[in-house]
RNA sequence: AUUUAACAAGCAGGAGAGUUUUCGCAACGACGAAAACACCGAAGGCGCAACACGUCCGGAAACGCUCAGGUACCAGGACUGCUUGUUUAGA
Numbered sequence: 001a002u003u004u005a006a007c008a009a010g011c012a013g014g015a016g017a018g019u020u021u022u023c024g025c026a027a028c029g030a031c032g033a034a035a036a037c038a039c040c041g042a043a044g045g046c047g048c049a050a051c052a053c054g055u056c057c058g059g060a061a062a063c064g065c066u067c068a069g070g071u072a073c074c075a076g077g078a079c080u081g082c083u084u085g086u087u088u089a090g091a
Stems, first nucleotide, its partner, number of pairs: 003090001005087009018037001020036003023032002038071003044067001045065003051058001
């Protein structure tokens, strides 16, 4: 100097599903931590196979559940690429 892996930050990309109905507001409205029903699955969370183990325990997800979150825009967003930094293994 280069390379492997992990973490953090910055930039870019990033799907799905009601801009439904009711109520509230003097009235309107893409308003409201409001209510009801319907739906989504890629924050988070939970569950499980093979496998492993004397037994218990363990044990993955972009699969399932839908508690939380979300269903115009904004925001968020698993994941991907690039850059920088820290740490780590070997040559």

A computed fold for a 91-nucleotide RNA from an uncultured Thiotrichaceae bacterium, annotated as Glycine riboswitch aptamer. The sequence was found by an Rfam model in a public genome assembly. Its Rfam family is "Glycine riboswitch aptamer". Rfam links the family to the GO term glycine biosynthetic process.